[in-house]
């Protein structure tokens, strides 16, 4: 230098093919219940401008272009 894959809550990860639903789930955090108490269990809440910039569109996590970061492969 080239090719492929990935980047989404604190962590892990789905959704992307087929544009429109409130961006789902687990763990973690916080509150309440439960308990003598802790833990377990139950209920609820907060937490994401979807890597960055631009384009297309009435509308973009999703389509297009460029760039950045990580992994693998080729040279």
């Nucleotide at each position: 230098g080239g090719g492929c894959c990935g980047g989404u809550a604190g962590u892990c990860c789905a959704g992307c093919u087929c544009g429109g639903c409130u961006a789902a789930g687990a763990c973690g955090u916080c509150g309440c219940c439960c308990u003598c108490a802790c833990g377990c269990g139950g209920c609820g809440a907060a937490g994401a401008u979807c890597g960055c910039c631009g384009g297309u569109u009435c509308a973009a996590a999703u389509c297009c272009g460029g760039c950045c970061c990580g992994g693998c492969c080729c040279a």